Large-subunit ribosomal RNA, domain IV from a Patescibacteria group bacterium, 335 nucleotides, folded computationally.
Context: one part of a larger RNA
RNA sequence: CUCCAAGGAACUCGGCAAAAAAGCAGCCGUAAGUUAGCGAUAAGGCUUGCCUCUCUUCAUUGAGAGGCCGCAGCUAAAGUCUGCCUGGCGACUGUUUAUCAAAAACACAGCUCCCUGCGAACUCGUAAGAGGAUGUAUAGGGGGUGACACUUGACCAAUGCCAGAAGGUCAACCAUCGGCGGUGCAUGGUCGCAAGAUUGUGUGCUGACUGAUGUAAGCCCUGGUGAAUGUCGGCGGUAACUAUAACCGUCCUAAGGUAGCGCAAUUCCUUGUCAGGUAAGUUCUGACGCGUUGAAUAGUGUAACGUCUGGGCAACUGUCUCGGAGUACAGCUCG
Numbered sequence: 001c002u003c004c005a006a007g008g009a010a011c012u013c014g015g016c017a018a019a020a021a022a023g024c025a026g027c028c029g030u031a032a033g034u035u036a037g038c039g040a041u042a043a044g045g046c047u048u049g050c051c052u053c054u055c056u057u058c059a060u061u062g063a064g065a066g067g068c069c070g071c072a073g074c075u076a077a078a079g080u081c082u083g084c085c086u087g088g089c090g091a092c093u094g095u096u097u098a099u100c101a102a103a104a105a106c107a108c109a110g111c112u113c114c115c116u117g118c119g120a121a122c123u124c125g126u127a128a129g130a131g132g133a134u135g136u137a138u139a140g141g142g143g144g145u146g147a148c149a150c151u152u153g154a155c156c157a158a159u160g161c162c163a164g165a166a167g168g169u170c171a172a173c174c175a176u177c178g179g180c181g182g183u184g185c186a187u188g189g190u191c192g193c194a195a196g197a198u199u200g201u202g203u204g205c206u207g208a209c210u211g212a213u214g215u216a217a218g219c220c221c222u223g224g225u226g227a228a229u230g231u232c233g234g235c236g237g238u239a240a241c242u243a244u245a246a247c248c249g250u251c252c253u254a255a256g257g258u259a260g261c262g263c264a265a266u267u268c269c270u271u272g273u274c275a276g277g278u279a280a281g282u283u284c285u286g287a288c289g290c291g292u293u294g295a296a297u298a299g300u301g302u303a304a305c306g307u308c309u310g311g312g313c314a315a316c317u318g319u320c321u322c323g324g325a326g327u328a329c330a331g332c333u334c335g
Stems, first nucleotide, its partner, number of pairs: 001326004006321002010319001015316001025047004033038001035147001049068007069073001082314007089306002094106002110145007122131003148301004153232003158229002160225005167220003174214006180207012233251005260293001261291001272288005
């Protein structure tokens, strides 16, 4: 690499691998869903050569009828689609770990917040200067989210940010006024024969000394702010079977999780319970819900798309029951 009785996924973590199907032709036909573009070559069925005749054509161009041959007519050209049902994630095309990861990760258009009035903000540079930009808020920079649809609840107590300036606190320099020390001049007292010693007063200069007063931002303080970082309770009782609690009480808090979704890429108990599918289903789908769920750390949906991921079906097969035969090449042995 080729082939295989019967079976046909029983293999296996898993149809991995292989097989099958098909090869942008013509005719017919084509569902749910949908953003009306798609889905879609959906699915599925039939046909294909040559000869004669009829109609037709610019044209053996096209259609129809009849016939002929072969197992087989896209006999010569025709580009690597297996298909279907149903979930998750991500809207999509794209990007990525050069050399174990291509993805649900990144990006994305869209949405939103913050900054920036131009010598802009921001970035690089010690600087000059440069980018931003030969742009000017429909612009530029930064953060978050991530098409679209419906939405995005409560809390400003803490932290951050913004605004405020009455009061409190508060640095160094500096200014003024003192203290202490040093030093100059003038002039006294005491002791002394004198030299001198000692102690005052006045007036200057001075100090890596020291104190007071005066002074900023900040912090304290007063407000605001969540698509800022974040947070979003407990206990007890109650209805004419039982159960449950619309209801009541109480404590605490800044406020007590709203709409949604929910055993989930989140659920420990858990193979939760029920339903579906199977002869049999820890997976799967739909429900239920006291749940480590939850709203741009986005929530919930969603057509299309995907070398993504879960489950099922058809077809197909040496994946398997369970092996066998053969071809080519290579190693070893022999020659």